[in-house]
RNA sequence: AGAGUCAGCUGGGCAAUUGCUGUUUGUUUUCUUUGCAAGUCGUUUAACGGCUAUCGAGGUGGCAAAUGGAGGAAAGUCCGGGCUCCGCAGAGCAGAGUGCCAGGUAACGCCUGGGAAAUGUGAAUUUACGGCUAGUGCAGCAGAAAAUAUACCGCCUAACAUCACAACUUUUCGGAGUUGGUUGGGUAAGGGUGAAAAGGUGCGGUAAGAGCGCACCGCGCAUCUGGUAACAGUUUGUGGCAGUGUAAACCCCACUCGGAGCAAGGCCAAAUAGGAAUCCUUUUUUGCUGCUCGCAAUGGAUUCGGGUAGGCCGCUUGACAGCCUGUGGUGACGCAGGUUGCAGAUGAAUAAUUGUCCUCGACAGAACCCGGCUUAUAGGCUGACUCGCUUC
RNA sequence: CGGGGCGUAGCGCAGUCUGGUAGCGCACUACACUGGGGGUGUAGUGGUCGUCGGUUCAAAUCCGGCCGCCCCGACCA
Numbered sequence: 001a002g003a004g005u006c007a008g009c010u011g012g013g014c015a016a017u018u019g020c021u022g023u024u025u026g027u028u029u030u031c032u033u034u035g036c037a038a039g040u041c042g043u044u045u046a047a048c049g050g051c052u053a054u055c056g057a058g059g060u061g062g063c064a065a066a067u068g069g070a071g072g073a074a075a076g077u078c079c080g081g082g083c084u085c086c087g088c089a090g091a092g093c094a095g096a097g098u099g100c101c102a103g104g105u106a107a108c109g110c111c112u113g114g115g116a117a118a119u120g121u122g123a124a125u126u127u128a129c130g131g132c133u134a135g136u137g138c139a140g141c142a143g144a145a146a147a148u149a150u151a152c153c154g155c156c157u158a159a160c161a162u163c164a165c166a167a168c169u170u171u172u173c174g175g176a177g178u179u180g181g182u183u184g185g186g187u188a189a190g191g192g193u194g195a196a197a198a199g200g201u202g203c204g205g206u207a208a209g210a211g212c213g214c215a216c217c218g219c220g221c222a223u224c225u226g227g228u229a230a231c232a233g234u235u236u237g238u239g240g241c242a243g244u245g246u247a248a249a250c251c252c253c254a255c256u257c258g259g260a261g262c263a264a265g266g267c268c269a270a271a272u273a274g275g276a277a278u279c280c281u282u283u284u285u286u287g288c289u290g291c292u293c294g295c296a297a298u299g300g301a302u303u304c305g306g307g308u309a310g311g312c313c314g315c316u317u318g319a320c321a322g323c324c325u326g327u328g329g330u331g332a333c334g335c336a337g338g339u340u341g342c343a344g345a346u347g348a349a350u351a352a353u354u355g356u357c358c359u360c361g362a363c364a365g366a367a368c369c370c371g372g373c374u375u376a377u378a379g380g381c382u383g384a385c386u387c388g389c390u391u392c
Numbered sequence: 393c394g395g396g397g398c399g400u401a402g403c404g405c406a407g408u409c410u411g412g413u414a415g416c417g418c419a420c421u422a423c424a425c426u427g428g429g430g431g432u433g434u435a436g437u438g439g440u441c442g443u444c445g446g447u448u449c450a451a452a453u454c455c456g457g458c459c460g461c462c463c464c465g466a467c468c469a
Stems, first nucleotide, its partner, number of pairs: 002387009012357007020069009030059004035055001038052006071363001075374002078372005083261004090293004095257005100114005115129001116127004130252002135250002137246003152191002154187007165180006199217006218241001219239004224233003265313004275304006285297004306468003320341009358361001393465007402418004412449001420436006442458005
């Protein structure tokens, strides 16, 4: 210098002016309210009630000042939780999800470490990776046969036939023999089909063959050693091999899961025709997804018609995020201390204009909150590692 | 903002649950019947199964990601 792998960061900067929006403070307007005191009126004083203005408190609107104001994905809504309501979250069946091992976490289908397999020269990357010797199903076409194996060609063998013909061998040239045929048996080496054909190679063996026997390799089971475990092994023994694929097929095993969602839910205010039709009926109906039980409430469900579409709370500071120090751990992460930061709208703000600089700026906009995953993303920066080449 | 469903020929749909051949109606093309049209009959054309991956020998179908479209949901009585 080139090609690559992994991890992390950033996501135009600066200045001025104008604007939108949350919060706080001050001031002002108007309304409400009760409390203290004051004035005044009513009943005979006390007391009680009414009215008036001031102070205090609260709300609305205006003005001024200070201060905060989108993201790494705010997105998809794919997982997991918080929060809220459903009765306290119940029992069984069904259903859904997850699936090597160990750990982290509030929890997870996420993350970390390890194992195995696959890919790559390598750094590394990827994996829904439990169980088809629990059972059941499926495997189209092709092929003889698709899962208790089978036998098309071929090979071997026995019997029958051998009139004629063909090929080959032999010949004393007259002939003789073998094969080609049919039927039965043996075989799984070879051929061919398929995604897949019931261990592989070699030697022996045999009529021909075959784990039929042996050696090596592979495989199963048991045992030993190491490891928390998955698993590993140049442990030892044993079995001729014990049965293809598919569970993102039904299913089996283990573990997890109650439902709905901030339009949850609570409070205040306003308004009306408190109506009509259909259905179901008290062993009903509705709610706790489906079914059964159990529990609770009680007339309920659907459609049509009617009314209001205003305000407050929930609402944003929380399992919070960043940084620093110490500490435990290989790590995810945990613990302790310090420090900094933190939109909250409801027609819905977070912007516009101008100047200037550069490498000329991608994907894209919060709506109850948080942890992940997935997807989109111009350009730039940093660190670690790998490969081959050149030079010293 | 939340919840649910759908995507197969030009149009409307089946097939997906239980994986092996993609089909039905209308439309379109050619031919026949007719003097011509319409109509009828016969034959035929036409599909990346929304898209990208995975599982499998094999995917419209099973699983996941993405894209697009549609529907429902305020409160009171």